[in-house]
A computed fold for a 402-nucleotide RNA from Nocardioides secundeburneus, annotated as Bacterial RNase P class A.
It is recorded under the gene name rnpB.
Rfam family: Bacterial RNase P class A. It is annotated as a ribozyme.
The RNAcentral record of the sequence draws on ENA.
RNA sequence: CGGGCCGGCCGGGCGACCGCGUGGAGGAGACUCCCCGAGGAAGGUCCGGGCUCCGCAGAGCAGGGUGGUGGGUAACGCCCACCCGGGGCAACCCGCGGGACAGUGCCACAGAGAACAGACCGCCUCCCCCGCCGCGAGGCAGCACCACCGGGGAGGUAAGGGUGAAACGGUGGAGCAAGAGACCACCAGCGUGCCGGGCGACCGGUGCGGCUAGGCAAACCCCACCCGGAGCAAGACCAGACAGUGCACGCCGUCCGGCCGCGAGGCCAGGUGAGAGGGCUGCUCGCCCGAGUGCACGGGUAGGUUGCUGGAGGCCGUCGGCAACGGCGGUCGUAGAUGGAUGGUCGCCCCACCUCCCGCGAGGGAGGAGGACAGAACCCGGCCUACAGGCCGGCCCGUUCG
Numbered sequence: 001c002g003g004g005c006c007g008g009c010c011g012g013g014c015g016a017c018c019g020c021g022u023g024g025a026g027g028a029g030a031c032u033c034c035c036c037g038a039g040g041a042a043g044g045u046c047c048g049g050g051c052u053c054c055g056c057a058g059a060g061c062a063g064g065g066u067g068g069u070g071g072g073u074a075a076c077g078c079c080c081a082c083c084c085g086g087g088g089c090a091a092c093c094c095g096c097g098g099g100a101c102a103g104u105g106c107c108a109c110a111g112a113g114a115a116c117a118g119a120c121c122g123c124c125u126c127c128c129c130c131g132c133c134g135c136g137a138g139g140c141a142g143c144a145c146c147a148c149c150g151g152g153g154a155g156g157u158a159a160g161g162g163u164g165a166a167a168c169g170g171u172g173g174a175g176c177a178a179g180a181g182a183c184c185a186c187c188a189g190c191g192u193g194c195c196g197g198g199c200g201a202c203c204g205g206u207g208c209g210g211c212u213a214g215g216c217a218a219a220c221c222c223c224a225c226c227c228g229g230a231g232c233a234a235g236a237c238c239a240g241a242c243a244g245u246g247c248a249c250g251c252c253g254u255c256c257g258g259c260c261g262c263g264a265g266g267c268c269a270g271g272u273g274a275g276a277g278g279g280c281u282g283c284u285c286g287c288c289c290g291a292g293u294g295c296a297c298g299g300g301u302a303g304g305u306u307g308c309u310g311g312a313g314g315c316c317g318u319c320g321g322c323a324a325c326g327g328c329g330g331u332c333g334u335a336g337a338u339g340g341a342u343g344g345u346c347g348c349c350c351c352a353c354c355u356c357c358c359g360c361g362a363g364g365g366a367g368g369a370g371g372a373c374a375g376a377a378c379c380c381g382g383c384c385u386a387c388a389g390g391c392c393g394g395c396c397c398g399u400u401c402g
Base pairs, nucleotide, nucleotide: 001398002397003396004395005394006393007392008391009390010389012349013348014347015346016345017344018343020037021036023034024033025032026031039373043384044383046382047381048380049379050378051231052230053229054228063227064226065225066224067223068082069081070080071079072078083097084095085094086093087092098222099221103220104219105216106215107214120161121160122157123156124155125154126153127152128151129150131140132139133138169187170186171185172184173183188212190209191208192207193206194205195204196203197202235306236305237304238303244297245296246295247294248293249292252273253272254271255270257268258267259266260265277289278288279287280286313332314331315330316329317328318327319326320325350371351370353368354367355366356365357364358363
């Protein structure tokens, strides 16, 4: 210098004006002033926990989840380290990584055959037919037989060809009619025993066995471990109105007039006395209104308040640990909306893009358009997904120079 691998971080800045929300101060009020006001993912709501209410003697069944080993953690399906398998020259990356000798099931297409497999071509043996040649028309030969070639049949063969993602170990030898773990040697692999290393997954070595065992469990299933249910619309407190229902008190007496009715009587208006309850007013008196009034249920509903933000918290140092993380010490600290605030405009700067101009060049100038994804809603730990542009660190490979 070129190419690559991994990890961490930022994600526009300043000012002015207008606007929104919580809180505080002032004001009788209208309103004014002050402080503060999203994220690395606040997102998806996929896991795990805190918190709240309900349930619960204990155990089991059903159902759901997890799945190499050892750690971390409040917990996890997360994280760290390691093992095994796969990829890469390497840094490093990927793995839904228990069990397929408990049982059941499935294996498309192609292919003869897909699981205690299978003779399609080929190879080999035997038997039958056939004089020979030619695709054929036909030609040639002949006394007969055998062989060759060709056709058919019965069997053997899993070495070779062909199909497939996968065809029942590989190489060599011996063997055979041809072949074959049928036999032998070595190798691979399986099962099992021993020795050594490791906490362990597992690794290294060695002996024996039968010679070979396909894949799929994100098919049922088996094994081990884990899981009570619902969620801040949880839960707690304050607490309406209308209809309707119930209870208590009251809805009364008299005189005159009018109307209706055969009548008993009913209705209307006025005068007067009484009248539960209400108002003036906290009480008494007084004055006024007066046929309904009060209480409970309705309903702990509508609505309001709370839960509501300080936590398994961040940062720094130190100690333990390979690490995840943990111990100790110090230090920091204001979002809490509820139809849901946290925004907009302008100016300057920053970043990178396009066009033009200047310059040999690094670069400079002018103009234009642009600066993402997204947005708290009880709170945490994760995972996953989205993201304009940019910064920092470590490592690997190659080339050149020293």